Model confidence (mean pLDDT): 82 of 100. A computed fold for a 73-nucleotide RNA from a Chlorobiota bacterium, annotated as transfer RNA. It matches the Rfam family "tRNA". By type it is a transfer RNA. The sequence is in RNAcentral, with records from ENA.
RNA sequence: GCCAGGGUAGCUCAGUCGGCAGAGCGGGUGAUUUGUAAUCACCAGGUCAGGGGUUCGAAUCCCCUCCCUGGCU
Numbered sequence: 001g002c003c004a005g006g007g008u009a010g011c012u013c014a015g016u017c018g019g020c021a022g023a024g025c026g027g028g029u030g031a032u033u034u035g036u037a038a039u040c041a042c043c044a045g046g047u048c049a050g051g052g053g054u055u056c057g058a059a060u061c062c063c064c065u066c067c068c069u070g071g072c073u
Stems, first nucleotide, its partner, number of pairs: 001072007010025004019056001027043005049065005
């Protein structure tokens, strides 16, 4: 330099044909318990890597850039 995959909550990751941003773990509060753990309920937590474009509407489609992984040279 070229090709492919990836970047979404603190972590691991879903998100289908463009239409409410989610799960598990973790965190907080409460219930339960003599107490702890476990369990259950609720709550908080997001620049969907960045910028631009298309569209009534973009995590999703298009373009550019950055970063990570693998391959080729």